Description
The RNA shown here (FMN riboswitch aptamer (RFN element)) has 147 nucleotides and comes from Fictibacillus phosphorivorans.

RNA sequence: AGUGUCCUUCGGGGUCGGGUGAAAUUCCCAACCGGCGGUGAUGAGGCAAAAGCCUCUCAGUCCGUGACCCGGUUUUGCUUUAGCAGAAACGGUGGAUUCGGUGCAAUUCCGAAGCCGACAGUAAAGUCUGGAUGGGAGAAGGAACGU
Numbered sequence: 001a002g003u004g005u006c007c008u009u010c011g012g013g014g015u016c017g018g019g020u021g022a023a024a025u026u027c028c029c030a031a032c033c034g035g036c037g038g039u040g041a042u043g044a045g046g047c048a049a050a051a052g053c054c055u056c057u058c059a060g061u062c063c064g065u066g067a068c069c070c071g072g073u074u075u076u077g078c079u080u081u082a083g084c085a086g087a088a089a090c091g092g093u094g095g096a097u098u099c100g101g102u103g104c105a106a107u108u109c110c111g112a113a114g115c116c117g118a119c120a121g122u123a124a125a126g127u128c129u130g131g132a133u134g135g136g137a138g139a140a141g142g143a144a145c146g147u
Stems, first nucleotide, its partner, number of pairs: 001147001005143006017029003031127002033117002035065004043056005060115002069092003073088006097113005119130003
């Protein structure tokens, strides 16, 4: 230094103001928010004579992925031969971008205008309440061992 194993910690933001109404942070006007990894021509800093190199940073809408939901399989418990509940790995569902500019090159930069956001509850919810003091993509640090 890399790889496998184990441990610890961390690991999601947001309805200002107004309208209607008996009732809406749910409708209407308007406001606000953007998980994780990758890619990346961003920006900042450092080193170097230069070419260039290093560090931090850089996409909600590109590629992949997590939460939620569904499925069969395996397994555990209960009860019983048919179910119910839990767990595990696996599979599936699940949302959204264009135009102009620069340029060798940009759905990533600059400008403009759009668009999207699980389930349950409730006057119809990305933002309230709840499952959730849960789970989690992953991130950081550490331990012993082999290379």

It was read from a public genome assembly, where an Rfam model found it. Its mean pLDDT, the model's own confidence on a scale to 100, is 79. Its Rfam family is "FMN riboswitch aptamer (RFN element)". About the family: The RFN element is a highly conserved domain that is found frequently in the 5'-untranslated regions of prokaryotic mRNAs that encode for flavin mononucleotide (FMN) biosynthesis and transport proteins.